[in-house]
C1' cells in the first nucleotide's frame, strides 16, 4: 500500500411514521420519539437525476456517479 466485507465482537448513523405555539412560499430543514436499513446511510452539490419557485434562485448526500477522510473484521 491494497482486497473483500460473514451467519463475527465493539461502536456510529437512523428510512417509514408519530409530535412541536420550531424555520422555510414551497420542495424541504431543525428537535425529541422510533427502527425500515445502512460499510461510509461521514464530508462535499462537481457532473447526471429528480423535486420546489412567477422567477432570481433553491430543495434531496438514505437517487446514481465523481472528489475528500474514516472505524472494526479479514486475505
Nucleotide at each position: 500500500u491494497u482486497u473483500a466485507g460473514a451467519u463475527a465482537a465493539a461502536g456510529c448513523c437512523a428510512a417509514a411514521c408519530c409530535a412541536u405555539a420550531c424555520c422555510g412560499u414551497g420542495a424541504g430543514g431543525a428537535u425529541g420519539g422510533g427502527a425500515c436499513g445502512g460499510a461510509a446511510a461521514g464530508c462535499u452539490a462537481c457532473g447526471g437525476a429528480u423535486c420546489u419557485g412567477a422567477g432570481g434562485a433553491g430543495a434531496u448526500a438514505g437517487c446514481c456517479g465523481g472528489g475528500u477522510u474514516g472505524c472494526c473484521u479479514u486475505g
Annotation:
A computed fold for a 75-nucleotide RNA from Sulfurovum sp., annotated as c-di-GMP-I riboswitch aptamer. NCBI's taxonomy places the organism under Bacteria, Campylobacterota, Campylobacterales, Sulfurovaceae, Sulfurovum. Rfam family: c-di-GMP-I riboswitch aptamer. Rfam links the family to the GO term cyclic-di-GMP binding. Its mean pLDDT, the model's own confidence on a scale to 100, is 84.